[in-house]
C1' cells in the first nucleotide's frame, strides 16, 4: 500500500458505492410466474335503478366482455440465489461439424377442403378427519381423431455436372412409395341465399400446415494452457481397436454380440489433498506474487440419492414419481413440507442491514390491444468504503486570570489563544415562499401520405387534446435568524515528526524490533506541553512490497559461510567443428481474423467540484489463417580435417590378478654352557623363574610384513599400491603423419568398482591386540601406564557400502604475466659424449603479478575470462531423527518430514583478557642464610554468643595495635528513666520587657521546675545596639542512599607503561609508529625500519645523608696564649678544630684497556670522601576494582520535626563456652641477679618542664633555683665493658593470677586508670600442618624521645647505639612487562560450557486395542423408472363380412437400477494402560 473487514474511544452534512467470507445449518409469516373471454362451454354475488307486493318479499336490468374455477394456448428451461460438488474439454484461447438440433423472431414460396368420436367444468349419488378419491349423466373447442389434396419436404432407386481435406458435399433432373392445416376477431356491402340474428362472398388482421433461408440459441468433436504431493510408479477388461446391431438431434464403446491385444505413463500415467474457471482485482519499476467478495461471461447445484414424463428447450429452485434423514398435521387409517428468491427469524460466528415503497423509469412474460403480473429493477434507511463540504473570519498585549515549568522578589509557556470590536452566513434549523429533470409513448380526434375494389381497417409523418412519478414537496432557488447547533483519536526513547513536571519503585505495568520499569523513568501511570491524522483515528488480522533474503527468467550460490554425489562407465536427455546445396518447424517482415462488455490508460464531456457517470482513441503483450525472407537454431544431402579414434616407432611406472621365491627380525620347540634372578615402571607391582628363567650358542617349526633404496619421486577413475622371479593383462606418454571423417562433450535413472571396522562359511594364528583378568595411579579410574589375553588383524569365498571416501576445490574446452624446482619423452647446440645450456610435450611442487574474493587467499594444476552438461543449496535447533518404502544375515544403508522452540545459529579478520602454549626479562618470587608466628601467659582488634545496650563503619592481598594520635564522666553517636518544644546552635521579622550578668531559697539525681535580692548603654531624644519572654519564617538530625556525588584515600605499582596528531596500509574493526636486532632500573639509549613528530609517565629538576671549600661565631667550640680552681671553656682571648646553618665546589661512563660490525652501551682499572640512579625521602601515568568513606568536611533526593531534633542522672561501647589476626614477655648460662664503670641522637617544656635540697624501700611528698629554652630542666641512655654469684633445675628462669597495704591524677577510680612496696609464683623446657620479614649500617638487638593526655601504651609515629649470615641460580610456587602462537572467553578462566539425574509445561513417536471417515472389490436385496417383452384382462374416434381386426392400456416377467446389507481388506483420522525420545524454564 490494499480490504466484502472486526474490535476500541469518538461522531455534524451530503453524493456515490457496499453490506454472512462462518453452518451448501434449520426455518414461522407474507410475497417472489402468471396472462389471454380477439381459442372454448357455463357463469355468480354485494351495490345501484325500474316494477311489483300479501309489505315477509319477488321480478327485470345493470354490475358483467365481471369475479371464482375448469377445458384450450403461450409462459413457467428466463430473469433472482449459491458455490456443495468439480483438477475435468469444468474453464479461457482458437479451431472443427462434409456428424447437428432450433418455440417465438424476419425474408421468400406454397396452402388452410370436408368430417368423425370425446372429455373437464356443471348435475347427481356416494366415499374420507383430511389431502383427496369413485360411479352415472350433459356439453364446447385454436383439445382430440380419420379422410382428401401435395411439395424444391422426406423414403427408395437410376442417371448427370461441379467441387472438396478421407469418409464425401452441392446443384439440375427421371421414376416409386409417403406425410399437413384451425380457426379467433373487425369490415365491407357490389352478388347469392337466409330461420332475418346473420350466413355464403370480398377486403383486413391475429392466428394455423407445410418448404427453402436468415438472426439469435444450443448440442458435439478438437490443439494448448490450467495448484500441490514420487514419504503415489505403475494403470487398465468396454480396457484399447474392428466387424455387425442398438441408441441419439448428432460422431462416438455411448450400448451389445463377436473378434484381436490391445491403450496410457518419468514430457509424471493411476492414487491422494486442496478448489468453481475466466473478464478481472490487489500489489510491485517490471517480470513476478497473492486474490477471484461487488460487476460481466460460462459452468455446476437447488433438503440427501436415484429416475424419467411434458416440451422447441429440462433430465426442471418456487413441476412430478421413488428411497433416506428432519419438520409439521392427523380421528393412528394416511397425509403435506423443502427461502443456496426478497424481506424476516433462529443457531454459529470477531462480524454483515429493512417482515419499507413503488411498477413512475429500464426490462421480462401473456394479450390483437388497453391492460394484467413482475422482491428482476427504481428507489429510501448503517462512518463499512470512497469523494466533498463545514464546525467560522478580520483585527485584538493588560501579553489578563487559570494552569504547568524553572536558575522561583521574577521569568517562560499554553498565546492572538480567551475576554473585547467589527464582519461573514457555507451546513443544521425555520413560522415561510416558489419549485425541477427523470415523460416518452400509449390513448382520443384530425390532416397528409402509403396499401386497398373502398373514403373500411391498417401502416408512417405531423397537429391538437387526455391523462401517467415511488423516490417526494426531493434536488435546486430565495427568505428568516444568529457565531449562535457541530472535534476527536492516535503518539512524543530509536527507527519516527513531536519534552517536562508528579506518581511508583524489576511492583504496577509498556513493547512492532532493539528493549524500557531494582527512588531522580523524556519508555509504566497522570498532568501540563508539543506532534500526526481528521468525521475520523487507532488496534487486530489477510496478502502484495521494501527481501537481487524464503527459488534470484528478469536477477544468487556451493575451498573455508548451507551446499560437489566417494570414483568411473554409460542409454534417455541437455549441448555440439569447418565448407556447399535444398527446405522453411524455430525466427523474423507484411496483411486477414479473433483477443464480449465493463475494468485500467489518454483527450474531451455531464452533474457547482470531486467521488461518480459518459463518449471518443489507444490499447488489451495472446491465438488463428495467408504471403513473403533464409542470416542463425533444427531437418536433409554432399564434402572436408584441425576435434576424437586407429595404426607404425619408442618408453617410463609399488596399476591389477595369478604362481613360485628370499633374507632380516619377533615367538615357539629341543639340545648345550651358565645361575638367581628376570622383567616392567615416573616409581612399583602383578607376571616369569631353582621343576633352572633371562642371557648365550646350535639346529628345528611356523606365521606375518618386507629396513637401508625412498624422493612435496612413479603409477591408477577413485578407494588405494612398496622385497625378488615369472605368466597373463589395462591405461598412460613421446616421435611420425598412412587410415576413418564429427565417429564429440556431459549424464537424471541404471551397471560396476569402492580404506578400516563388521556378517557369513572353511582354513590359518608368529607378532600385535577390541573385549575380559589382573597390577598400579587415583578421592574414585568401567582411562592414560604395566602384566597376561579372545575375536580380529592373514587366506578362500560371498555379504556390507559408508569414512575429515579431503584439494573439505564435478567433468570437459578454450584463454589470460612470469620466476624456480623435480619426473618421463624429443629436439637443437656441444672436443659429437657427459654434466652445464637452448627448445618443446605430458606429469608433479613452491614463489608470484593482473584478475578475483566477506576475508583468509587462489593465481596456466585458478578461487582469474567464458561456454556446455551433471549434482547440491536457501536460518539454528528439533534432525539425518520419526513414520512408510527399498536394499541387508544382522549390524545398518538409502530416500527423508512435521509438530513445537530460538533470535540467532555461522565464517573470516580485529583488540584485548586466558593457557597445567612457546620465547625474551624483573620483583625478598623461589633458592641459600637469619630472626620470627602458628604451641604457653598476658595486651590489643575481629568475628561470635550475650545483653536494655554491648553505637556505627572496615571483611581476600588491598578488613582485624583499622577509623580511634589515647571511652572512669564527658567523649557517645548505644541502653534506662527524666526533662524541653523556635528549641543546645544560625539568621530575619513583629509584639513586649528592662534588662541579661550575678547572688540566694525551696523541690529533684541532675536536667529542670518554682520563687526572691538587684537591675541596661547610646542618643540629634525621632529611636538605635545588646540581652530576656512571646509569634512566625526556620532551626535542628552522628537518620538512609559511597549504587546519585565532590572531595580525599586505598590498590594493581615507582609496575614502565598509556596514548594523540599528520602521513601510510587495510572494504571495516584497525595496524604502523610503540614490532625487529643490542642495550637499560626504565618505551633508557642506540641501529633498522612507512613512518616522521609530540604528550602523560622514566630520568633530572627538590629535601636529608657521605667529602671539601667560603662565609658567620652564640647559648655552641677550646688548639695556641694568660689567669684561676678540688674539678669543670670557669675566666681573658681566640676563630683554628668540632658543630651550628647559609652559600658553593664535587660523579659527568669525564680518562685508560677489553668486548660488541658500528653505536648505544657492559666489563676491568686509575684518580677518588663517593663511581656508573653513591645511600635514603618527597614524588604515583592511562586506567582497574559500581574498592573505601553521606560518622571529618561538602552535597542531590527521600524521611523525621513535643521527635529519628535536644538537655540531664545512671548504665553500656570493658560482657566470655569458644574461634582468629596483630603484638608484648618468656622458656634461661651468647642467660638471671649484685656491685662497679663508659659512650648517644633526636626531641618536648609557661594551666609547662621542674634542677638543687630533703622525707619516704618505693611509686611518690615538700621546697622551689633555672629556663618561652644550641644558655636550664626532662635526662638515668641501655646494651656494651669490669668484678662477683648462680650451675641446668620448672631453677636466683619466667613472671600470670591472687591477697594485703599504698601513691598519683580527677568532681568522682564499684562497674572500669596507671604506678609503688610486701606476699603469692600459673602456663610455659623454643612449639603440628602452615606461614611472616630482611640483601648492609640491613636482619638481629638495646635503650631514648614525641603526638594524642588531667590520668591511663605491650600499639603509633622518630631516634640513635652494637651489628651479621646468605645470594650457585631462574627448573618450580606467587605477582609483573614484551613478542608470539591458540580460543566456541568479552562480566573477559572466579570465563565458557557437555551430559546424565530431579521437578515444572508443551508438542510429538511407538502400543494391546477402541471408535470413526473416505473410496473401491465381491456377493445380496432390489424402490421408481426408461427400454426389451408378454399382454390371459381392459379398451370411444379407424377398418369391417359386425364374428371381430388394427391401435392403445393395466399386469406380469426380464436387463440395467439408488438406498440398505454381508465378507475380507486398502487408506485415512482421533483416542489408548504403557513407553521412546525430544523442547522450554
Nucleotide at each position: 500500500g490494499a480490504c466484502g473487514a472486526a474490535c476500541g474511544c469518538u461522531g455534524g452534512c451530503g453524493g456515490c458505492g457496499u453490506g454472512c467470507u462462518u453452518a451448501a445449518c434449520a426455518c414461522a409469516u407474507g410475497c417472489a410466474a402468471g396472462u389471454c373471454g380477439a381459442a372454448c362451454g357455463a357463469g355468480a354475488a354485494c351495490g345501484c335503478a325500474c316494477c311489483c307486493u300479501u309489505c315477509g318479499g319477488g321480478g327485470u336490468g345493470u354490475u358483467a366482455u365481471u369475479a371464482g374455477a375448469g377445458u384450450g394456448g403461450c409462459g413457467a428451461a428466463c430473469g433472482g440465489g449459491u458455490g456443495a460438488g468439480u483438477a475435468a474439454c469444468a474453464c479461457g484461447u482458437g479451431g472443427g461439424c462434409a456428424a447437428c438440433c432450433u418455440g417465438c423472431c424476419c425474408u421468400c414460396g406454397c396452402g388452410u377442403g370436408g368430417g368423425g368420436a370425446a372429455u373437464a367444468a356443471c348435475u347427481u349419488c356416494g366415499c374420507u378427519a383430511a389431502c383427496g378419491c369413485g360411479g352415472a349423466g350433459c356439453u364446447a373447442a385454436u383439445a382430440c381423431c380419420g379422410c382428401a389434396u401435395a411439395a424444391c419436404g422426406c423414403a427408395g432407386u437410376g442417371a448427370c455436372a461441379c467441387c472438396g481435406c478421407a469418409u464425401g458435399g452441392u446443384g439440375a433432373u427421371g421414376c416409386u412409395g409417403u406425410u399437413a392445416a384451425a380457426g379467433g376477431c373487425g369490415g365491407g356491402g357490389a352478388u347469392c341465399c337466409u330461420u332475418c340474428g346473420g350466413g355464403a362472398c370480398c377486403c383486413g388482421u391475429c392466428g394455423c400446415g407445410u418448404g427453402a433461408g436468415g438472426a439469435g440459441g444450443g448440442g458435439c468433436c478438437c490443439g494448448c494452457g490450467u495448484u500441490c504431493c514420487a514419504u503415489u510408479a505403475g494403470c487398465u477388461u468396454g480396457u484399447u481397436g474392428g466387424u455387425g446391431a442398438g441408441g441419439u438431434c448428432a460422431c462416438g464403446g455411448c450400448u451389445c454380440a463377436c473378434c484381436a491385444a490391445g491403450g496410457c505413463a518419468u514430457c509424471g500415467a493411476u492414487g491422494g489433498a486442496u478448489a468453481g474457471c475466466c473478464g478481472a482485482c490487489c500489489u510491485g519499476a517490471g517480470a513476478g506474487g497473492g486474490u477471484g467478495g461487488c460487476c460481466g461471461g460460462c459452468c455446476a447445484c437447488a433438503c440427501u440419492g436415484g429416475g424419467a414424463c411434458u416440451g422447441a428447450g429440462a433430465u426442471a429452485c418456487g413441476g412430478c414419481c421413488c428411497a433416506g434423514a428432519c419438520u409439521c398435521c392427523u380421528a393412528c387409517g394416511g397425509g403435506a413440507g423443502g427461502c443456496a428468491g426478497c424481506a424476516g427469524u433462529g443457531a454459529g460466528g470477531a462480524a454483515u442491514u429493512u417482515u419499507g415503497c413503488g411498477c413512475a423509469a429500464u426490462g421480462g412474460c401473456c394479450u390483437a390491444a388497453c391492460g394484467g403480473c413482475u422482491g428482476a429493477c427504481g428507489c429510501a434507511g448503517g462512518a463499512c468504503g470512497c469523494c466533498g463540504c463545514g464546525u467560522g473570519a478580520a483585527c485584538g498585549a493588560a501579553g489578563a486570570a487559570g494552569g504547568u515549568c524553572c536558575u522561583a522578589u521574577g521569568g517562560a509557556u499554553u498565546g492572538u489563544a480567551a475576554a473585547g470590536u467589527u464582519c461573514u452566513g457555507u451546513c443544521a434549523g425555520a413560522u415561510u415562499g416558489g419549485g425541477a429533470a427523470g415523460a416518452a409513448a400509449a390513448c382520443u380526434g384530425u390532416a397528409c401520405g402509403g396499401u386497398u375494389a373502398a373514403u373500411a381497417c391498417c401502416c408512417g409523418u405531423g397537429c391538437a387534446g387526455c391523462u401517467u412519478g415511488a423516490c417526494g414537496g426531493u434536488a435546486c432557488c430565495a427568505u428568516c435568524a444568529g457565531a449562535g447547533g457541530a472535534a476527536g483519536c492516535a503518539c512524543c526513547g530509536g527507527c519516527u515528526a513531536a519534552c517536562u513536571c508528579c506518581g511508583u519503585g524489576c511492583c504496577a505495568g509498556c513493547a512492532g524490533c532493539c528493549g524500557c520499569g531494582g527512588u531522580a523513568a523524556u519508555a509504566c501511570g497522570g498532568a501540563g506541553g508539543g506532534u500526526g491524522c481528521a468525521a475520523g483515528c487507532g488496534u487486530u488480522g489477510u496478502u502484495c512490497g521494501g527481501a537481487u533474503u524464503c527459488c534470484a527468467c528478469u536477477g544468487g550460490g556451493u575451498a573455508u559461510a548451507a551446499a560437489g554425489g566417494g570414483u568411473g562407465c554409460g542409454c534417455a536427455g541437455g549441448c555440439g567443428g569447418c565448407c556447399u546445396g535444398u527446405u522453411a518447424a524455430g525466427u523474423c517482415a507484411g496483411g486477414g481474423g479473433u483477443g464480449a462488455a465493463a475494468u485500467a490508460u489518454g483527450a474531451c464531456g455531464g452533474c457547482u467540484c470531486a467521488a461518480c457517470c459518459g463518449u471518443c482513441a489507444a490499447a488489451c503483450u495472446g491465438c488463428c489463417c495467408c504471403u513473403g525472407a533464409a542470416a542463425c537454431u533444427g531437418a536433409u544431402a554432399g564434402g572436408c580435417u584441425u576435434g576424437a579414434g586407429u595404426c607404425c616407432g619408442a618408453g617410463a611406472g609399488a596399476g591389477g590378478u595369478a604362481g613360485g621365491u628370499g633374507g632380516a627380525a619377533u615367538u615357539c620347540c629341543a639340545g648345550g654352557u651358565g645361575u638367581a634372578g628376570c622383567g616392567g615402571u615416573g616409581a612399583a607391582a602383578u607376571g616369569c623363574g631353582u621343576a633352572a628363567a633371562u642371557a648365550u650358542c646350535u639346529g628345528g617349526a611356523g606365521g606375518a610384513a618386507c629396513a637401508c633404496c625412498a624422493g612435496u619421486g612413479g603409477c591408477g577413475a577413485a578407494g588405494g599400491c612398496g622385497g625378488c622371479c615369472u605368466a597373463c593383462u589395462g591405461g598412460c606418454u613421446c616421435g611420425g603423419a598412412a587410415c576413418u571423417g564429427a565417429c564429440g562433450c556431459u549424464c537424471a535413472g541404471g551397471c560396476a568398482c569402492g580404506a578400516a571396522a563388521g556378517c557369513a562359511u572353511g582354513g590359518g594364528g608368529a607378532g600385535c591386540g577390541a573385549a575380559c583378568g589382573g597390577g598400579a595411579u587415583u578421592a574414585g579410574a568401567u582411562a592414560c601406564c604395566c602384566c597376561g589375553g579372545u575375536a580380529g588383524u592373514c587366506c578362500a569365498u560371498g555379504c556390507c557400502g559408508u569414512a575429515a571416501a579431503c584439494g573439505a576445490u564435478g567433468g570437459g574446452u578454450a584463454c589470460u604475466a612470469g620466476g624456480u624446482g623435480u619426473u618421463g619423452g624429443g629436439g637443437g647446440a656441444u672436443u659429437c659424449u657427459a654434466c652445464c645450456c637452448c627448445c618443446u610435450c605430458a606429469g608433479u611442487g613452491c614463489c608470484g603479478c593482473a584478475g578475483c574474493u566477506a576475508a583468509c587467499g587462489c593465481a596456466u594444476u585458478a578461487a582469474g575470462u567464458a561456454c556446455c552438461c551433471c549434482a547440491c543449496c536457501u536460518g539454528g535447533g528439533g534432525a539425518g531423527u520419526a513414520c512408510g518404502a527399498u536394499c541387508g544375515c544382522a549390524a545398518g544403508g538409502u530416500u527423508g518430514a512435521a509438530a513445537c522452540u530460538c533470535a540467532a545459529a555461522g565464517g573470516a579478520a580485529u583488540u584485548g583478557a586466558c593457557g597445567g602454549g612457546g620465547g625474551c626479562c624483573c620483583g625478598c618470587a623461589c633458592a641459600a642464610g637469619c630472626g620470627g608466628u602458628g604451641g604457653a601467659g598476658c595486651a590489643u582488634g575481629u568475628g561470635g554468643u550475650u545483653u536494655a545496650a554491648u553505637u556505627c563503619g572496615a571483611u581476600g592481598c588491598a578488613a582485624c595495635g583499622c577509623g580511634a594520635g589515647g571511652a572512669a564522666c564527658c567523649u557517645u553517636a548505644c541502653c534506662u528513666g527524666g526533662g524541653c518544644u523556635u528549641g543546645a546552635c544560625a539568621u530575619g521579622u513583629a509584639g513586649u520587657g528592662g534588662a541579661c550578668c550575678g547572688u540566694c531559697c525551696g523541690g529533684g539525681a541532675a536536667a529542670c521546675c518554682g520563687g526572691g535580692c538587684u537591675u541596661c548603654u547610646c542618643u540629634u531624644c525621632g529611636g538605635a545596639g545588646u540581652c530576656g519572654c512571646u509569634g512566625u519564617a526556620c532551626a535542628g538530625g552522628u537518620g538512609c542512599u559511597g549504587c546519585a556525588u565532590g572531595g580525599c584515600u586505598g590498590u594493581c605499582g615507582u609496575c614502565a607503561g598509556c596514548u594523540c596528531g599528520u602521513g601510510u596500509c587495510g572494504u571495516g574493526a584497525g595496524a604502523u609508529g610503540u614490532u625487529g636486532g643490542g642495550u637499560u632500573a626504565a618505551g633508557u639509549c642506540c641501529c633498522g625500519c612507512a613512518a616522521c613528530g609530540a604528550g602523560c609517565g622514566c630520568a633530572a629538576c627538590c629535601c636529608c645523608u657521605g667529602u671539601c671549600c667560603a662565609u658567620a661565631g652564640u647559648u655552641g667550640c677550646c688548639a695556641u696564649c694568660a689567669g684561676g680552681u678540688a674539678a669543670u671553656g670557669c675566666u681573658g682571648g681566640g676563630a683554628a678544630c668540632u658543630c651550628u646553618a647559609u652559600g658553593g665546589a664535587g660523579a659527568c661512563u669525564g680518562c685508560c684497556g677489553a668486548c660488541u660490525c658500528a653505536a648505544a652501551g657492559u666489563c676491568g682499572g686509575a684518580g677518588g670522601a663517593a663511581g656508573g640512579u653513591g645511600g635514603g625521602g618527597a614524588u604515583g601515568a592511562c586506567g582497574u576494582c559500581a574498592a573505601g568513606u553521606c560518622c571529618u568536611c561538602a552535597u542531590g533526593g527521600c524521611c523525621c520535626u513535643u521527635a529519628u531534633a535536644u538537655c540531664c542522672c545512671g548504665g553500656g561501647c570493658u560482657a566470655c563456652a569458644c574461634a582468629c589476626g596483630u603484638g608484648c614477655u618468656a622458656c634461661a648460662a651468647u642467660g638471671g641477679c649484685c656491685g662497679g664503670u663508659a659512650c648517644a641522637a633526636a626531641g618536648a617544656g609557661c594551666u609547662g618542664c621542674g634542677a638543687c635540697g630533703u622525707c619516704g624501700c618505693a611509686a611518690g611528698g615538700c621546697c622551689g633555683a633555672g629556663c618561652g629554652a644550641a644558655u636550664c630542666u626532662c635526662a638515668a641512655a641501655a646494651a656494651a665493658c669490669c668484678g662477683g654469684u648462680c650451675u641446668c633445675a620448672g631453677u636466683u628462669c619466667a613472671g600470670a593470677u591472687u591477697g594485703g597495704a599504698g601513691u598519683c591524677u580527677g568532681c568522682a577510680a564499684c562497674u572500669c586508670g596507671a604506678c609503688u612496696c610486701c606476699a603469692u609464683g600459673a602456663a610455659g623446657g623454643u612449639g603440628g600442618a602452615a606461614u611472616c620479614g630482611c640483601u648492609a649500617g640491613u636482619a638481629a638487638u638495646c635503650g631514648c624521645g614525641g603526638a594524642u593526655c588531667a590520668g591511663c601504651a605491650u600499639g603509633c609515629c622518630g631516634c640513635g647505639g652494637u651489628g651479621a649470615a646468605u645470594a650457585c641460580g631462574u627448573u618450580c610456587c606467587c605477582g609483573g612487562g614484551c613478542c608470539u602462537u591458540g580460543u566456541a572467553c568479552a562480566c573477559a578462566c572466579c570465563g565458557c560450557c557437555c551430559g546424565u539425574c530431579a521437578c515444572g509445561c508443551c508438542a510429538u513417536g511407538g502400543a494391546a486395542g477402541c471408535c470413526g471417515a473416505u473410496a473401491g472389490u465381491a456377493c445380496c436385496c432390489g424402490a421408481a423408472g426408461u427400454c426389451g417383452u408378454u399382454g390371459u384382462c381392459c379398451u370411444a374416434a379407424c377398418c369391417c363380412u359386425c364374428g371381430g381386426g388394427a391401435g392403445g392400456g393395466a399386469a406380469g416377467c426380464g436387463c440395467c437400477g439408488a438406498c440398505g446389507g454381508u465378507a475380507a481388506g486398502a487408506u485415512u483420522g482421533g483416542u489408548g494402560a504403557c513407553u521412546g525420545g525430544g523442547g522450554c524454564g
The prediction has a mean pLDDT of 83. A computed fold for a 1481-nucleotide RNA from an uncultured prokaryote, annotated as small-subunit ribosomal RNA.